[in-house]
RNA sequence: GCGGAUGGCUGGAUGACCGCGUGGGCAACCCCCGAGGAAAGUCCGGACUUCAAGAAGCGACGGCGGCGGGUAACGCCCGCCCGGGGAAACCCGAGGGAAAGCGCCACAGAAAAGAGACGGCCCGCACCUGAACGUAACAGCGGGUCACGGUGAAAAGGUGGGGUAAGAGCCCACCGGGGUUCUGGUAACAGCGCCCGCUUGGCAAGCCCCGCUGGAAGCAAAACCGAAUAGGGACCGCGUGGGUGCAAGCCCGGGGCCGCUUCAGCCCCAGCAGGUCCGGGUUGGUUGCAAGAGCGCGCAGGCAACUGCGGGCCUAGAUGAAUGGUCAUCGAAGGGGGCGACCCUGGAACAAAAUCCGGCUUAUAGGCCAUCCGCAUAU
RNA sequence: UGCCGGGUCAUCUAAUGGUAGGAUAGUGGACUCUGAAUCCACUCAUCUUGGUUCGAAUCCAAGCCCGGCAG
Numbered sequence: 001g002c003g004g005a006u007g008g009c010u011g012g013a014u015g016a017c018c019g020c021g022u023g024g025g026c027a028a029c030c031c032c033c034g035a036g037g038a039a040a041g042u043c044c045g046g047a048c049u050u051c052a053a054g055a056a057g058c059g060a061c062g063g064c065g066g067c068g069g070g071u072a073a074c075g076c077c078c079g080c081c082c083g084g085g086g087a088a089a090c091c092c093g094a095g096g097g098a099a100a101g102c103g104c105c106a107c108a109g110a111a112a113a114g115a116g117a118c119g120g121c122c123c124g125c126a127c128c129u130g131a132a133c134g135u136a137a138c139a140g141c142g143g144g145u146c147a148c149g150g151u152g153a154a155a156a157g158g159u160g161g162g163g164u165a166a167g168a169g170c171c172c173a174c175c176g177g178g179g180u181u182c183u184g185g186u187a188a189c190a191g192c193g194c195c196c197g198c199u200u201g202g203c204a205a206g207c208c209c210c211g212c213u214g215g216a217a218g219c220a221a222a223a224c225c226g227a228a229u230a231g232g233g234a235c236c237g238c239g240u241g242g243g244u245g246c247a248a249g250c251c252c253g254g255g256g257c258c259g260c261u262u263c264a265g266c267c268c269c270a271g272c273a274g275g276u277c278c279g280g281g282u283u284g285g286u287u288g289c290a291a292g293a294g295c296g297c298g299c300a301g302g303c304a305a306c307u308g309c310g311g312g313c314c315u316a317g318a319u320g321a322a323u324g325g326u327c328a329u330c331g332a333a334g335g336g337g338g339c340g341a342c343c344c345u346g347g348a349a350c351a352a353a354a355u356c357c358g359g360c361u362u363a364u365a366g367g368c369c370a371u372c373c374g375c376a377u378a379u
Numbered sequence: 380u381g382c383c384g385g386g387u388c389a390u391c392u393a394a395u396g397g398u399a400g401g402a403u404a405g406u407g408g409a410c411u412c413u414g415a416a417u418c419c420a421c422u423c424a425u426c427u428u429g430g431u432u433c434g435a436a437u438c439c440a441a442g443c444c445c446g447g448c449a450g
Base pairs, nucleotide, nucleotide: 001375002374003373004372005371006370007369008368009367010366012330013329014328015327016326017325018324020034021033023031024030025029036350040361041360043359044358045357046356047355048218049217050216051215054263055262056261057260058259061214062213063212064211065210066080067079068078069077070076081095082093083092084091085090096209097208101207102206103203104202105201118149119148120145121144122143123142124141125140157175158174159173160172161171162170176198177196178195179194180193182191183190184189222287223286224285225284232278233277234276235275236274238271241252242251243250244249253269254268255267256266257265294313295312297310298309299308300307301306334345335344336343337342380449381448382447383446384445385444386443389403390402391401392400397433405421406420407419408418409417426442427441428440429439430438
């Protein structure tokens, strides 16, 4: 210098004027603050709130899945292992179990899962006919065989040698596979040795099994104030418990509390103002709602994710929904011209809060920084 | 803002993971003096991109579009 890999940052700046939203100063008027890295998709995980209200067990229905760690939690993050890709830096992996069971494997093919003889190869038997020099070969029958052919995504370990009538883990060597001792590691796993000739594919993002885990709904949750409240329609009702007492109450019993059971607790058991749904009316305000698993700095621990301590900062709260416009100065890359100093042009992307956090995913013009790999050249 | 449901020819609608079928419509032909009806033939599709699988409309993930509900 060229090519590549990974991680991070930024997303025009300043000023003036006009305008918008919350808040503050009693007011005129002034002052402070006012979008994003994704505010997005709503894909995960929480906080919070309600479902009257807890605990334990079982079941159903989901979710997750190498190992270890981080975290409030996660399907997220970090480190490692294994497999695959790459020359390397590095990248990718929904990565438990297919000898627990069930199911599926179309077409083609002889055979598709405790398989299979179509062709071929080999052995035996028979002898009519045809052919023939022939003890050969073909057609027939009975067997052996998966080395070869052909089919398929996949054909029941691979290559080589021995062996055999022909063949075959039938036997042997190497590779592959399974089991296991020891060693290293927290573990996933790795290494070495020994044993087993080793029938037993693929799919679990099919049912399922194993392990872990989850109550449901969502700020239009929900609470309060105000306003309104003619009363209508449909459905469901449950239960008239016993003892004591003047009664309240207490004891026993029955029913209910969003799958079931048990325990505890609450409510109901002649009453009504019962419950649910539809329809009608009202459709205003306050809280929730902005100091938080918050942001950045330093030190310490840790390979890292992250954690602890110290001191510092305050950073939108609208409710048909603000965050904008104009001008001036400056302004990086890019494009054009020039030997050069320099001049002209250019000035951008995706997109915008709506209860709040932690992630993931998707969109994003241009620019900057750091680390690493390969090649070439020079020293 | 939150929560749900769904995308197959132009339209409606099928398809146990194994050749995407049917009806209407369209085009051409036959029949007819002409048109309709009828008969025959043809054209046209799995929202997009990845993944699992030998194989995807179907299973999984992400995106796009459409529709619905609420205090």